RNA sequence: UACGUGCUCCGGGGUCGGUGUAAUUCCGAGCCGGCGGUGACAGUCCGCGACCCGCACGCCUCUUACAGGCGAGCGGUUGACCUGGUGGAACUCCAGGACCGACGGUGAAAGUCCGGAUGGGAGGCGCACGUG
Numbered sequence: 001u002a003c004g005u006g007c008u009c010c011g012g013g014g015u016c017g018g019u020g021u022a023a024u025u026c027c028g029a030g031c032c033g034g035c036g037g038u039g040a041c042a043g044u045c046c047g048c049g050a051c052c053c054g055c056a057c058g059c060c061u062c063u064u065a066c067a068g069g070c071g072a073g074c075g076g077u078u079g080a081c082c083u084g085g086u087g088g089a090a091c092u093c094c095a096g097g098a099c100c101g102a103c104g105g106u107g108a109a110a111g112u113c114c115g116g117a118u119g120g121g122a123g124g125c126g127c128a129c130g131u132g
Stems, first nucleotide, its partner, number of pairs: 001132007009124002015029004030112002032101002034048004043099002052076004057071005081097005103115003
């Protein structure tokens, strides 16, 4: 220094006003941006995670059976960007103008409120051991 195994810890942000019986959900104006990669810094490029769906397996409840719940695994689905400038190199920087945002809930429609979630998680720092 690279790789492997094990372990600890960490691991998502964002509001005001108006209308109204009622809205942080509508209207107006704001605000926010997980992880790895990349010829140079990315919500919009390439991938991953989260959410959702399916498959088969195991466990639990109940059972003649059906059905339901949970778990690690595999697979699927999964939003949105252009123009100009600089440069050796940027869809990543600078200037300008755009766009996007799971599911359930709600006195009224939600990226921003509440909830599953004191969860899960891509992955990151570190420590120990081993190998080259």

A computed fold for a 132-nucleotide RNA from Luteipulveratus flavus, annotated as FMN riboswitch aptamer (RFN element). Lineage of the source: Bacteria > Bacillati > Actinomycetota > Dermacoccaceae > Luteipulveratus. Rfam family: FMN riboswitch aptamer (RFN element). The literature on the family includes a 2002 paper in Nucleic Acids Res by Vitreschak et al., "Regulation of riboflavin biosynthesis and transport genes in bacteria by transcriptional and translational attenuation".